[in-house]
RNA sequence: GAACGCUGGCGGCGUGCUUAACACAUGCAAGUCGCACGAGAACGCUUCAGCUUGCUGAAGUUAGUAAAGUGGCGCACGGGUGAGUAACGCGUGGGUAAUCUUCCCCCGAAUUGGGGAUAACAUUGCGAAAGCGAUGCUAAUACCGGACAAUAUCUUAAGUACCCUGGUACCUAAGAUCAAAGGUGGCCUCUACAUGUAAGCUGGCACUCUUAGAGGAGCCCGCGCUCGAUUAGCUAGAUGGUGAGGUAAUGGCUCACCAUGGCGACAAUCGAUAGCCGGCCUGAGAGGGCGAUCGGCCACACUGGGACUGAGACACGGCCCAGACUCCUACGGGAGGCAGCAGUGGGGAAUAUUGGACAAUGGGGGAAACCCUGAUCCAGCAACGCCGCGUGGAGGAUGAAGGCCUUCGGGUCGUAAACUCCUGUCAGAUGGGACGAAAAGGCGUCGUUUAAUAGGCGGCGUCCAUGACGGUACCACCAGAGGAAGCCCCGGCUAACUCCGUGCCAGCAGCCGCGGUAAUACGGGGGGGGCGAGCGUUAUUCGGAAUUACUGGGCGUAAAGGGCGCGUAGGCGGCCUGGCAAGUCGAAAGUGAAAUCCCUCGGCUCAACCGAGGAACUGCUUUCGAAACUGCUGGGCUAGAGGCUGGGAGGGGGCAGUGGAAUUCCCGGUGUAGCGGUGAAAUGCGUAGAUAUCGGGAGGAACACCAGUGGCGAAGGCGACUGCCUGGACCAGUUCUGACGCUGAGGCGCGAAAGCGUGGGGAGCAAACAGGAUUAGAUACCCUGGUAGUCCACGCUGUAAACGAUGGGCACUCGAUGCCGCGGGUAUUGACCCCUGCGGUGUCUUAGUUAACGCAAUAAGUGCCCCGCCUGGGGAGUACGGUCGCAAGGCUGAAACUCAAAGGAAUUGACGGGGGCCCGCACAAGCGGUGGAGCAUGUGGUUUAAUUCGAUGCAACGCGAAGAACCUUACCUGGGCUUGAACUGUAGUGGCCAACCUGCGAAAUCAGGUCUUCCCUUCGGGGACUGCUAUAGAGGUGCUGCAUGGCUGUCGUCAGCUCGUGUCGUGAGAUGUUGGGUUAAGUCCCGCAACGAGCGCAACCCCUAUCCUUAGUUGCCAGCGAGUAAUGUCGGGAACUCUAAGGAGACUGCCUCGGAAAUCGAGGAGGAGGGCGGGGAUGACGUCAAGUCCUCAUGGCCUUUAUGUCCAGGGCUACACACGUGCUACAAUGGGCGGUACAACGGGUCGCAAAAGCGCGAGCUCGAGCCAAUCCCGAAAAACCGUUCUCAGUUCGGAUUGCAGUCUGCAACUCGACUGCAUGAAGUUGGAAUCGCUAGUAAUCCCGGAUCAGCAUGCCGGGGUGAAUACGUUCCCGGGCCUUGUACACACCGCCCGUCACAUCACGAAAGUCGGCUGUACCGGAAGCCGGUGGGCUAACCCUCACGG
Repeated sequence: GAACGCUGGCGGCGUGCUUAACACAUGCAAGUCGCACGAGAACGCUUCAGCUUGCUGAAGUUAGUAAAGUGGCGCACGGGUGAGUAACGCGUGGGUAAUCUUCCCCCGAAUUGGGGAUAACAUUGCGAAAGCGAUGCUAAUACCGGACAAUAUCUUAAGUACCCUGGUACCUAAGAUCAAAGGUGGCCUCUACAUGUAAGCUGGCACUCUUAGAGGAGCCCGCGCUCGAUUAGCUAGAUGGUGAGGUAAUGGCUCACCAUGGCGACAAUCGAUAGCCGGCCUGAGAGGGCGAUCGGCCACACUGGGACUGAGACACGGCCCAGACUCCUACGGGAGGCAGCAGUGGGGAAUAUUGGACAAUGGGGGAAACCCUGAUCCAGCAACGCCGCGUGGAGGAUGAAGGCCUUCGGGUCGUAAACUCCUGUCAGAUGGGACGAAAAGGCGUCGUUUAAUAGGCGGCGUCCAUGACGGUACCACCAGAGGAAGCCCCGGCUAACUCCGUGCCAGCAGCCGCGGUAAUACGGGGGGGGCGAGCGUUAUUCGGAAUUACUGGGCGUAAAGGGCGCGUAGGCGGCCUGGCAAGUCGAAAGUGAAAUCCCUCGGCUCAACCGAGGAACUGCUUUCGAAACUGCUGGGCUAGAGGCUGGGAGGGGGCAGUGGAAUUCCCGGUGUAGCGGUGAAAUGCGUAGAUAUCGGGAGGAACACCAGUGGCGAAGGCGACUGCCUGGACCAGUUCUGACGCUGAGGCGCGAAAGCGUGGGGAGCAAACAGGAUUAGAUACCCUGGUAGUCCACGCUGUAAACGAUGGGCACUCGAUGCCGCGGGUAUUGACCCCUGCGGUGUCUUAGUUAACGCAAUAAGUGCCCCGCCUGGGGAGUACGGUCGCAAGGCUGAAACUCAAAGGAAUUGACGGGGGCCCGCACAAGCGGUGGAGCAUGUGGUUUAAUUCGAUGCAACGCGAAGAACCUUACCUGGGCUUGAACUGUAGUGGCCAACCUGCGAAAUCAGGUCUUCCCUUCGGGGACUGCUAUAGAGGUGCUGCAUGGCUGUCGUCAGCUCGUGUCGUGAGAUGUUGGGUUAAGUCCCGCAACGAGCGCAACCCCUAUCCUUAGUUGCCAGCGAGUAAUGUCGGGAACUCUAAGGAGACUGCCUCGGAAAUCGAGGAGGAGGGCGGGGAUGACGUCAAGUCCUCAUGGCCUUUAUGUCCAGGGCUACACACGUGCUACAAUGGGCGGUACAACGGGUCGCAAAAGCGCGAGCUCGAGCCAAUCCCGAAAAACCGUUCUCAGUUCGGAUUGCAGUCUGCAACUCGACUGCAUGAAGUUGGAAUCGCUAGUAAUCCCGGAUCAGCAUGCCGGGGUGAAUACGUUCCCGGGCCUUGUACACACCGCCCGUCACAUCACGAAAGUCGGCUGUACCGGAAGCCGGUGGGCUAACCCUCACGG
């Protein structure tokens, strides 16, 4: 360097196999020189000859060309890749006195005279091929030796200067060694032949030897460069020496001998990973990550090894060997190496053309022309990145159509579009058309070199030629808005909202989290936001993260102080002074390549990009200087530290001995039935004599009181007494030493309890174990026993909540107070008291600090030094490895995987089988019930066509329902209707409507008949009413009370719930509201960093209890009068009762006492009433997603010939059961019968109904009176009096059933109430359990009312009679306040742990099997190099006369 998804107009500049250093088809990527050399074609063309007129031959040309060869130079550059490498590999700075260097440049010198070969070629042999061989010929700038030669090299002997590893410069002497090559251009002055050429001369090139340079290379050194110690020891050429070999050169590089070294905690060795750097990304920086493109270095070239050639290689496109692989083969043998450019396969999420050109730049060769160059320059592909441009601009409201939303008014898309007027970038067409090109070359001319007008070199002028890109950039012109917009997002973070669909489904998701019927979070639509030829996603890095903290963190409780000490290395270290200059500081010099980053300027229209200059590169090296600090060194000091002398304190340690109390056991005595033990028991012990008690004895362990937040010790720890040995601290003196100190990785030692080994000991206690209990169980808690152990000696273990959860040392920083040890002062006769010093040990507190809690001179404050330790929870202190241990186990100590937390401190609540205080018919004390029976009623369940629906712990269940035969009614069955039963509007149409009659029918309905309207009028018509049709709509007791309003229940008539300001706290929050009293009360008082206030409490309202005033009918009647059989019946009265309006009264007001006081409480007086007199209405903030969509209202959804509506019948009344609420009873405090009293609240005209009559009765007939303090309902009942029954299933009880009736009603079959007669069930006071009630209450007795045609044991009211008990707050339930603990906060109906079962997932084990890496020993061992030896060949060279060697 990206990839993937959707989308995609143009251009510029860059970039493009990160994976398989996997394998490669094909083409190209390194050649060139004829001015080094020999040799040298062919096709074709021309001419000629022969002739079988298209063949052969010759000559010329092609051409000294092609191809090949000898030779020279290059091929070691350029290009690729990153496998290896943790290394002098790289970076940086040095060294080389230890070196080399082709080509190039400079200086100097030289270039002489010879020789013999060999390719090519020819002939020929072998082989499939690759290729190899034999014989013969030949050239050179190929090869060879000879000469001369130096300032070259070497040896020896000296010297001088600088210097210092084998250096430079100079001076000598002697000796030794070493070179060469020519080709080409020009010229004839000299010589030879003599046109001109050759020798010669001359120019440039080449060659040889030196010197010096430049550039390049080699080697060496300082410093720096990843992770792992679960890698701690490594090393035999290893470390050094001497000598030799080898190299260009130092060196164990190699060898022989000698010595035994060398490296390592400042991390050796080993393992893992990795090319390094300039730089790139990020970051405020310090850092962190990376090492693509560009540049420097290194390494590699199929894998491994090796050398050759050469200046340079151990050589990418060379050689040899081995290996793997591929290909050819005649099977005998051969060939090959893309990590060069393209390209192919493969791998992969993924990475391009088998392109053009040498025009430019650069490179190789050449004298040059020129040739070669996949280096390079260009083009192609890819939105891969960066940069630029465009997809139009202006106007345009009826705010069009359409979409979406809607509260239906409208809003929005939206000036957006249409439309009008413009512009002309890009793309398109046409035409023009570059820069990049100037060298080189030719000609002319000038200069220089030279003998030269050759040639070379340089300058000027001129001419000619050269462009892959490319007819490209650019310019002009033509036409025309025409060809050019998407992607993501819209719950918060985070800019942007609505509708529909879906219904914990489908899906989304970076984190938190969305989705279970109203989803701004899913999917779609509309709208909006962001970016824009891109937009999202994924991956990766840094940041935020002070979350590894150098800058810049922590360790009491969040993770984190080692259990404690001694001490090694290391780190750090008092005062004064001299010196040095390593650190440090300053200055200068060198270096820090270029590119990059930054600044300025410039070039492409701008920008990206590029160019130039500057700055910078924070580093390293060298020199000079400074001397405060650190360091090193010399000298001195005493405040740190230590020593000395004198004291006292102490459970400090070790060893030996001694003592008494107690337990147990043994012996004996006394003594008798129990003991022991517990919540209660039992096991156990005891008549074989226990327990108890007395005496004697044995044995082991521990040391009461003293004893104390007292002492000692480093910690663990230490407690009877005595002796011996011994450590430390403290106080006083201030005589000595002179920094001797602090800390302390490793190391060494100590180290509770339990445990282990060996041997003792063993009274008590007591794991394990046994038994008894408890319990659902009880492998526990309790009890009875009991073994290891506990004790001693020696040894091991080495851990603890080894805790102050707080490492050690030194210094500094307000106070108060206690205790221990030792001093001083003062006072005293003396001891105290008092003041004060040092050391230790506690408590409280200021500042400070801390997240808070807290700490606070014994710091958790402020500083310095050193050590240890931490880095989310779980996995896990586990596994593996190592090490220690007899073992148990200890120390060291992970990862996979998994979670979105785990955790600390504090806050508010809630909760607790926590505490304190207090209240309530909460318990207790009482009275009466329920639960048992029958019936009534409601519910569950079951049944059913339907048994409509709702209510479900308290707080559903005689509840909605204050009244289901039809209706109600919502349910079921059946029959009907479809703008509908009821409502509104519009349009059209018809006419009344209504009523009555007839028919079918169960009815609704339908059909037919009779009957026919009103108002206004301009006489056309309009309106009212009504039927029909159409339309908008209507209707729904259909769903959602978890979408809602309203209303209600409940905690609870409990005393609470809050606010403003202030104060405190980082904050949540606290304070107020807590505390002391008191109350029914957050009621009031006092106190108080609080002061006030609000909603609640109380009061204000109603009823009731007493009185007064007013009023006096329908109510009343004391007194007066009248009248009746009797009655306020009448006159009258206004006293009383009563009625109903207004007032009074009660407030702890008064007295006494209690109490600090005040609230207040207790008692008393007075009073009708006394301490809120009784009752009602009144219900704080809130809780329960409490109840109700079926009262009503209402969002959304659903339905529309039905889930609407009408009708008939049925059902809601069912019935094996279960529950709730009631009624009636079970009887004598009663039942029956008879008699006789006393109410209140109420109701009444579609009504209450008197009296009278009839009926046994329900009731009926008639109907006075009353719209009511007038009349009626209306009898009150219990009570009381009398009588009867006599304890029984009864004269109790009344269910059930039969018959006969009454009433209401259209209608009592399903399914009403009542009456009479008959029948006469269960039931004899009710198990566990449970409810109500504290006074006019409970209990008991009747009465009225609502609903209602009828139907009441229910409900709401009314009065009559009228109790018992409350010691008290331990307990149950509920509640209030304070406090405490908490791991709870949908708040204990909480939270939460483990096993098992099933399913799924992840990771293991497993008989084995296959591979990789590696140590040691041994065996075999290619090529090659070095050496040795042998054989062979050979021209020069040597020897020899020669053969020969």
The RNA shown here (small-subunit ribosomal RNA) has 1445 nucleotides and comes from a metagenome. The sequence is in RNAcentral, with records from SILVA. It matches the Rfam family "Bacterial small subunit ribosomal RNA". Gene Ontology terms of the family: ribosome and structural constituent of ribosome.